[in-house]
Molecule: SAM riboswitch aptamer (S box leader)
Organism: Lentibacillus halodurans
Formats: sequence, C1' cells, structure tokens
RNA sequence: CUCUUAUCCAGAGCGGUGGAGGGGCUGGCCCUGUGAAACCGCGGCAACCUCAAACGAAAUGUGUUUGAAAGGUGCCAAUUCCUGCAGAGCGGAUGCUUUGGCAGAUAAGAG
Repeated sequence: CUCUUAUCCAGAGCGGUGGAGGGGCUGGCCCUGUGAAACCGCGGCAACCUCAAACGAAAUGUGUUUGAAAGGUGCCAAUUCCUGCAGAGCGGAUGCUUUGGCAGAUAAGAG
C1' cells in the first nucleotide's frame, strides 16, 4: 500500500513546550492568541486483540452471554460535526424524513 471482516447517534482532559492553524476531501458550519497543529508528561474512556467464567456445538477449533482491565492498539469539541451518489415517503416549493451506497477512521487477519 491492497484485500477481507467487524464497529462508528455512547464514553473520556489537564499541565508543559510550541506559536497559526485545525475539524480527511467538496460545499457548509464550526473550533482556535481566553493559544491551532505537532511533541512531551500525567490522567481518563472504551473493550478490537487479550484474560476468566457459564452455556451451546462438535468439523478440536468455533459461537453466544456475562465479567475483568495487567499487556498490544485506539480514542478523549460538535453523530464519522452535517453534506456529496442512488432509492423511497412527505411537501406548492427552498426542502424535510428515511434506507442503502461512496469515502474515511479504528481493530483483527491475509497478501
């Protein structure tokens, strides 16, 4: 980097360094000198991997539920901030609601 599978309306921030950007992209709308990004320290959230128990299955390696948080990741403004492409419903209409998709993020696995 590519592919596969799962999840994405919940949750969780202070300090130091730094000094103007950031929220992936589009169009919006936001955050930001009452200090952006990035880095560091400490803290926290969550439960993908992990661990434990119960139940099931029987292809001996796999599923469901519950619990734990030591370790490997991740995350700690706004639903992935909204949106884009297609369908359906409503509306006189700008549009509104909803379903699926695209894209993205994270995890686990494969190449």